[in-house]
């Protein structure tokens, strides 16, 4: 390498609610836990969503939808 973290010891935080920033997808921070072994990190393919325009050409959101690249903690087991 490989299972796997209910061995143990840490991590992450959805939906809700609260400020708070955007026109807005949604982003921060506090509260909270549904789930997560990459639920770290990157918009490359693909999907989904905004916003503009008004019919295709633009700008953007999601890494907790799928793929892909990248870096990584713990030793239980074997």
């Nucleotide at each position: 390498a490989g299972a796997g973290g209910c061995a143990a010891a840490g991590c992450c935080a959805a939906a809700c609610c609260c400020g708070u920033u955007g026109u807005g997808a949604a982003g921060c921070g506090g509260g909270g836990a549904c789930g997560g072994a990459a639920a770290g990190c990157c918009a490359c393919g693909g999907g989904u969503c905004u916003c503009a325009u008004c019919u295709u050409a633009g700008a953007g959101a999601c890494a907790g939808c799928c793929g892909g690249g990248u870096u990584a903690c713990c030793a239980u087991c074997a």
Molecule: c-di-GMP-I-GGC riboswitch aptamer
Organism: Pseudodesulfovibrio sp.